[in-house]
């Protein structure tokens, strides 16, 4: 000096005019409530408010019942209100390396698929090559050798593919094979240690060698009731409470918030779908919450507990901003005064946990390569 | 706020259950013909299947994000 790894922290400060949007407190005005004006006071966007991709709080469907279909999760332990999320750790994979990635049950339940090439792609396969046996021709005095056809054996060698049914040496054999032996891999089962677990290590058995793919159907184990603040309540306004169709009135339709059935509730008459009309206004929900900070305690940590302290954004065509001046902070130029430019992503709408994605900037600790002493 | 859909040459669209180098038809280019154009004939595919990534031998297709476009909805009766 140049290339990364991991982490954290921050989102410019103060004041001054000037303006929007809520609260509050006084005055006035129309005055029953209620609203308006004006003046002081104090408050007014985020790390992602965003994607809306998971969880859950609320609320509301009488209960939130059983089986089906459907959906998701998917090593182990733990944390949380909960998660598909976070911490720890196993196991595979990658990177010289700091470290990083993991949808990671189950392919010795069944199905199905595996182009092209290849002889042959899953209880395989004989194209070459090796081997035996017969048949022809050739050479040789026969036994024998060479060629070419036939029938068989043969997965050691050749070559195809992403993948060809363990490796490796002996032995064996006509030539070969786990056919058999060693040893190595690697599965399955048994035991022992250590671990809560996943799992490691060791030893011993069995030739058991068994492709791949479940982000292909599928099994297996868990876990899901359904809508969403346009949930839902209350007030006010509005008519053509109109047409047509189906279904149905005691053998009972149809409702009870995404599908069938079942059980329960309702329903003694109406209900569902198009069409066509009308109205889209007001107040609650509504912001103090699994909260934020900061010390102790446990805990490897996530994260718990406890004591302290602290905190009113709440809009509805939707406020949250510009302007100056001073200070930081970045980069530039200099006659070391100072000047001159700049500042990303990106804007709450019911509220929290997380996850993704978009962003400027500074700070730490750590690798690896170079060069100098 | 909730909820479905879609995305393949410049335009419309195929492409069965993942398979070889992803097609068709208008358009476009080039050449012929023509004095010059249109017609007509001949040869051309001009694309990383919206971006990224992952599973798999192999992905337009399966999975995961992300972007970009569109649709749907309330209350009275």
């Nucleotide at each position: 000096g140049g290339a990364g790894u991991a982490g954290g922290c921050u989102a410019g400060a103060u004041g001054a005019u000037c303006g929007c949007u809520g609260g509050u407190c006084g005055c006035c005005c129309g005055u029953u409530c209620c609203g308006g004006g004006c003046g002081g006071c104090g408050a007014g966007a985020g790390g992602a408010a965003a994607g809306u991709c998971c969880g859950a709080g609320c609320u509301c469907c009488a209960c939130a019942g059983g089986g089906c279909a459907g959906g998701g999760u998917g090593c182990u332990g733990g944390g949380u209100a909960a998660c598909a999320c976070c911490c720890a750790g196993u196991g595979g994979g990658g990177g010289u390396g700091a470290c990083c990635c993991u949808a990671a049950g189950g392919a010795a339940a069944g199905u199905g698929c595996c182009a092209c090439a290849g002889a042959g792609a899953a209880u395989a396969g004989a194209c070459c090559g090796c081997c035996a046996g017969g048949g022809c021709g050739g050479c040789g005095g026969a036994c024998g050798u060479c060629g070419c056809c036939c029938u068989g054996g043969u997965a050691a060698g050749g070559g195809u593919g992403a993948a060809a049914c363990g490796g490796u040496g002996a032995g064996g054999u006509a030539a070969g094979a786990g056919c058999u032996c060693a040893c190595c891999a690697g599965u399955u089962c048994c035991g022992a240690u250590g671990g809560u677990g996943a799992c490691a290590u060791c030893g011993g058995a069995a030739g058991c060698u068994a492709g791949g793919u479940a982000a292909a159907c599928c099994c297996c184990a868990c876990c899901c009731g359904g809508a969403g603040c346009a949930a839902g309540a209350c007030c006010a306004a509005a008519u053509a409470g109109g047409a047509g169709a189906g279904c149905g009135u005691u053998a009972g339709a149809g409702g009870g918030u995404g599908g069938c059935c079942c059980g329960u509730c309702u329903g003694a008459a109406g209900c569902u779908c198009u069409c066509g009309g009308g109205u889209a206004g007001g107040u609650c929900g509504c912001u103090a919450a699994a909260g934020g900070c900061c010390g102790c305690a446990g805990g490897u940590a996530a994260c718990u507990g406890u004591g302290g302290u602290u905190u009113u954004a709440g809009a509805g065509g939707a406020a949250u901003g510009a302007u100056c001046a001073u200070c930081a902070c970045c980069g530039g130029a200099g006659u070391c005064a100072u000047c001159c430019g700049g500042g990303a992503c990106a804007g709450a709408a019911c509220u929290c946990g997380g996850c993704u994605u978009a962003u400027g900037g500074c700070c730490u600790a750590c690798u690896c390569c170079g060069a100098u002493a | 706020a909730g909820g479905c859909c879609a995305g393949u040459a410049g335009c419309u669209c195929u492409a069965a259950c993942g398979g070889u180098u992803a097609g068709a038809g208008c358009a476009c280019c080039g050449g012929a013909c023509u004095c010059c154009a249109a017609a007509u004939c001949c040869g051309g595919g001009u694309g990383a299947u919206g971006g990224g990534g992952g599973u798999u031998c192999g992905a337009a297709u399966c999975c995961c994000u992300c972007c970009u476009g569109g649709c749907c909805u309330g209350c009275c009766a």